This is a predicted structure of a 74-nucleotide RNA (transfer RNA) from Oleiphilus messinensis. The RNAcentral record of the sequence draws on ENA and Rfam. It matches the Rfam family "tRNA". The family's RNA type in Rfam is transfer RNA.
[in-house]
Formats: sequence, structure tokens, C1' cells
RNA sequence: UGCUUGUUAGCUCAGUUGGAUAGAGCAGUCAGCUCAUAACUGAUAGGUCACAGGUUCAACUCCUGUACAAGCCA
Repeated sequence: UGCUUGUUAGCUCAGUUGGAUAGAGCAGUCAGCUCAUAACUGAUAGGUCACAGGUUCAACUCCUGUACAAGCCA
């Protein structure tokens, strides 16, 4: 230099052939329970789906470029 894969909530990760409002667990906050803490129960907040452009009636999803990370060849 070239090739492949990945980037979604604070963390770990789902998301089907492009279609209905973007989700789970843990963590956080509040409340209940308790003498108190933990555990448990209920509620709640948290997202530029890495960035930009394109295709489409419609894009986390397809295409192109860029950035970052991991791996392969030389």
C1' cells in the first nucleotide's frame, strides 16, 4: 500500500428480507420493604444508531467516502 470485520444508552450486546414508536441485561435516579444496609419489588431517566453524502415512498439495515479499532497478506 492492499483486503476483511466491527462502530447502536455510562458498560456488555440484540435488532430477522429495508417497513409500524430503536430494545434487553447490568449500572444510575426515585419510591416501597428494613432499626439500618444489602438483597428483593415497582417506577423512571438516558440514543446525532461513529461522521458525511447517495439510492428509495421509506435506511440502524443497501451503496460510496472519511475517522477509529481488531485481524490478514506483502